Background:
Small-subunit ribosomal RNA, 5' domain from Begonia loranthoides, 474 nucleotides, folded computationally. The source organism's lineage runs through Eukaryota, Euphyllophyta, Cucurbitales, Begoniaceae and Begonia sect. Tetraphila. The full RNA is in RNAcentral, with records from SILVA. Its Rfam family is "Bacterial small subunit ribosomal RNA". Its mean pLDDT, the model's own confidence on a scale to 100, is 82.
Context: one part of a larger RNA
RNA sequence: GGAUGAAUGCCGGUGGCAUGCUUAACACAUGCAAAUCGGACAGGAAGUGGUGUUUCCAGUGGCGGACGGGUGAGUAACGCGUAAGAACCUGCCCUUAGGAGGGGAACAACAGUUGGAAACUGUUGCUAACACCUCAUAAGCUGAGGAGCAAAAACAGGAAUCCGUCCGAGGAGGAGCCUGUGUGUAAUUAGCUAGUUGGUGAGGCAAUAGCUUACCAAGUUGAUGAUUAGUAACUAGUUUGAGGAGAUGAUCAACCACAUUGGGAUUGAGAGGAGACCCAAACUCCUACGGGAGGCAGCAAUGGGCAAUUUUCCACAAUGGGCGAAAGCCUAAUGGAGCAAUACUGUGUGGAGGUAGAAGGCCUACGGGUCAUUAACUUCUUUUCCCGGAGAAGCAAUGACGAUAUCUGGGGAAUAAGCAUCCGUUAACUUUGUGCCAAUAGCCGCAGUAACACAGAGGAUGCAAGCGUUAUCU
Numbered sequence: 001g002g003a004u005g006a007a008u009g010c011c012g013g014u015g016g017c018a019u020g021c022u023u024a025a026c027a028c029a030u031g032c033a034a035a036u037c038g039g040a041c042a043g044g045a046a047g048u049g050g051u052g053u054u055u056c057c058a059g060u061g062g063c064g065g066a067c068g069g070g071u072g073a074g075u076a077a078c079g080c081g082u083a084a085g086a087a088c089c090u091g092c093c094c095u096u097a098g099g100a101g102g103g104g105a106a107c108a109a110c111a112g113u114u115g116g117a118a119a120c121u122g123u124u125g126c127u128a129a130c131a132c133c134u135c136a137u138a139a140g141c142u143g144a145g146g147a148g149c150a151a152a153a154a155c156a157g158g159a160a161u162c163c164g165u166c167c168g169a170g171g172a173g174g175a176g177c178c179u180g181u182g183u184g185u186a187a188u189u190a191g192c193u194a195g196u197u198g199g200u201g202a203g204g205c206a207a208u209a210g211c212u213u214a215c216c217a218a219g220u221u222g223a224u225g226a227u228u229a230g231u232a233a234c235u236a237g238u239u240u241g242a243g244g245a246g247a248u249g250a251u252c253a254a255c256c257a258c259a260u261u262g263g264g265a266u267u268g269a270g271a272g273g274a275g276a277c278c279c280a281a282a283c284u285c286c287u288a289c290g291g292g293a294g295g296c297a298g299c300a301a302u303g304g305g306c307a308a309u310u311u312u313c314c315a316c317a318a319u320g321g322g323c324g325a326a327a328g329c330c331u332a333a334u335g336g337a338g339c340a341a342u343a344c345u346g347u348g349u350g351g352a353g354g355u356a357g358a359a360g361g362c363c364u365a366c367g368g369g370u371c372a373u374u375a376a377c378u379u380c381u382u383u384u385c386c387c388g389g390a391g392a393a394g395c396a397a398u399g400a401c402g403a404u405a406u407c408u409g410g411g412g413a414a415u416a417a418g419c420a421u422c423c424g425u426u427a428a429c430u431u432u433g434u435g436c437c438a439a440u441a442g443c444c445g446c447a448g449u450a451a452c453a454c455a456g457a458g459g460a461u462g463c464a465a466g467c468g469u470u471a472u473c474u
Stems, first nucleotide, its partner, number of pairs: 001474004006470005013347004018342001019340002021305001026303002030300003036062002040060002043057004070258003079183005085177001089174002093171004098166002101135004110125004115120001140149003185229002191221001193219001196218008235253001237248004260281005283294004311337001313336003319333001320331004350380004360371004385411006394401001418463005424443002429458005440445001
């Protein structure tokens, strides 16, 4: 000199665009963040004088809650990056072959009743389905001569058509697994290892495998740094440098891990599941003391910690996601607005004329010099500002933003400049005060009575809505 998710002192007009708990993975009041389908099902309610149409719904059922959003604690590892591989699974979606025949029993809801402070719960009876069971059937799977296993679902008057369903094959996209290689520090860590290394049998998984187990063998690994210890999510990138390289890993994107701490399984195409469940622990809350409830590292917000980091906002209009035949509903994802000079960037704070070189300040050799065309004054303009009018795009329709952007009429120089420095390094000097004091200082240093270095003033220099300081990297 450059850089920063910065902080801090003084000062502060405006627009665009981005960023904003780096510390306590500390604790969390309150609200919201994952619902949806009545065109799967019986039923209930509203409404109507009645029928029909209509609307809403706890429950059964389906799909989705494994995505999206957050955080970086753990992890030195096939975790990540890169390049290959074979022994695998895959809901929705796309292509394609074939099928959908017959029967049955229940369980919620509901009605009655039991227990409980509550959370909730027992029991009796009734009932529907695309829920469940069973028979039949299949080019499929297993198997090895005996055979065995496994499907289905309707609805609209009919047809066409659309949608859904079952069993195969292929694809797309998405997961899981294996391998080569790269991946920070310490040798004041030198030996480590017993399912450990390999084999056989068995089990297990979607799949390979000591993944697990019984038996057998005694191997495997290490100065090319094992093991141990401590540190750390990784990468594309970011930043500095002419480069070699150094430092770093906020935002954005990919991958990994985690969800108060530690375990576990159920469901499912997919989970060892942040707003599901079970167990244990710590903590908080309720209790009729018998027992219960909870999990912001989602968005806002609060306390605490800290040098330090924002609103308990608006909208689903756009983009995307879930459900639905659709209308649509939900969406703190997202789009926006608010706050902060936190960063980058645009622009303004006026232009022209104006010497009696005005008043005033400072210096002076007392002649004058300088601030200084600076001001006043004259004239002009209106970016910005104030008051009004018109008014988009983002859409085929729908606009939170939005009293928007933008255009335009009127008003009036009006509302808008600071900060640091001035011995040398380093651009910029005089005077007064102080007197090794008070102070200053990045380094060299300065100050002990004539200080260009301290403090004030005048002047000057640099940068400018910022300027200095501090911290860190280069």